[in-house]
RNA backbone atom coordinates (compact mmCIF):
# COMPACT_ATOMS: atom_id res chain seq x y z
C1' N A 1 0.00 0.00 0.00
C1' N A 2 -4.22 -2.94 1.84
C1' N A 3 -7.18 -5.31 5.98
C1' N A 4 -10.07 -5.12 10.79
C1' N A 5 -11.26 -2.48 15.18
C1' N A 6 -11.74 1.95 17.93
C1' N A 7 -12.32 8.19 18.77
C1' N A 8 -19.01 10.05 23.02
C1' N A 9 -18.40 14.78 29.87
C1' N A 10 -11.66 16.01 33.39
C1' N A 11 -10.47 9.90 33.26
C1' N A 12 -12.56 4.71 32.25
C1' N A 13 -16.31 3.17 29.34
C1' N A 14 -21.70 2.56 27.91
C1' N A 15 -25.25 3.91 24.05
C1' N A 16 -30.10 -1.32 18.09
C1' N A 17 -35.46 -1.63 14.98
C1' N A 18 -32.77 6.54 13.28
C1' N A 19 -36.88 10.43 17.73
C1' N A 20 -34.34 15.97 22.39
C1' N A 21 -26.88 11.30 25.34
C1' N A 22 -26.03 8.25 30.06
C1' N A 23 -23.09 5.33 34.39
C1' N A 24 -18.86 4.94 37.86
C1' N A 25 -14.93 7.61 39.23
C1' N A 26 -13.23 13.15 39.88
C1' N A 27 -15.96 18.42 40.22
C1' N A 28 -19.06 22.22 42.98
C1' N A 29 -22.81 22.87 46.78
C1' N A 30 -25.77 21.39 50.95
C1' N A 31 -27.11 17.41 55.13
C1' N A 32 -25.12 14.23 58.73
C1' N A 33 -19.83 13.66 62.18
C1' N A 34 -15.64 18.40 67.30
C1' N A 35 -12.72 17.65 62.39
C1' N A 36 -10.48 14.14 58.36
C1' N A 37 -12.36 10.26 56.66
C1' N A 38 -17.32 8.79 54.98
C1' N A 39 -22.26 8.29 53.85
C1' N A 40 -26.62 10.53 51.49
C1' N A 41 -28.78 14.46 48.48
C1' N A 42 -28.46 17.95 44.35
C1' N A 43 -25.80 20.79 40.99
C1' N A 44 -22.14 22.23 37.01
C1' N A 45 -19.59 19.54 32.96
C1' N A 46 -21.13 17.36 25.71
C1' N A 47 -20.52 21.47 18.22
C1' N A 48 -20.82 12.37 19.83
C1' N A 49 -12.87 13.34 16.01
C1' N A 50 -13.86 16.80 11.07
C1' N A 51 -16.40 17.53 5.87
C1' N A 52 -20.23 15.79 2.94
C1' N A 53 -24.45 12.41 1.88
C1' N A 54 -29.51 10.01 2.78
C1' N A 55 -33.83 11.57 6.02
C1' N A 56 -39.13 14.90 8.70
C1' N A 57 -35.32 13.77 11.59
C1' N A 58 -27.97 11.06 12.17
C1' N A 59 -23.30 9.24 18.13
C1' N A 60 -26.49 5.07 15.11
C1' N A 61 -26.05 4.60 7.68
C1' N A 62 -22.84 5.78 3.41
C1' N A 63 -18.51 8.39 1.34
C1' N A 64 -13.95 11.22 2.71
C1' N A 65 -10.12 13.13 5.52
C1' N A 66 -7.60 12.51 10.30
C1' N A 67 -5.82 10.25 14.59
C1' N A 68 -4.79 5.33 17.53
C1' N A 69 -4.17 0.02 17.89
C1' N A 70 -3.44 -4.32 15.35
C1' N A 71 -2.97 -8.37 11.54
C1' N A 72 -0.62 -8.71 6.01
C1' N A 73 2.64 -7.06 2.40
RNA sequence: GGGGCGGUAGCUCAGUUGGUAGAGCGCUUGAAUGGCAUUCAAGAGGUCUGGGGUUCGAUCCCCCAUCGCUCCA
Source information:
Transfer RNA from a Gemmatimonadaceae bacterium, 73 nucleotides, folded computationally. Model confidence (mean pLDDT): 82 of 100. NCBI's taxonomy places the organism under Bacteria, Pseudomonadati, Gemmatimonadota, Gemmatimonadales, Gemmatimonadaceae. The RNAcentral record of the sequence draws on ENA. Rfam family: tRNA. By type it is a transfer RNA.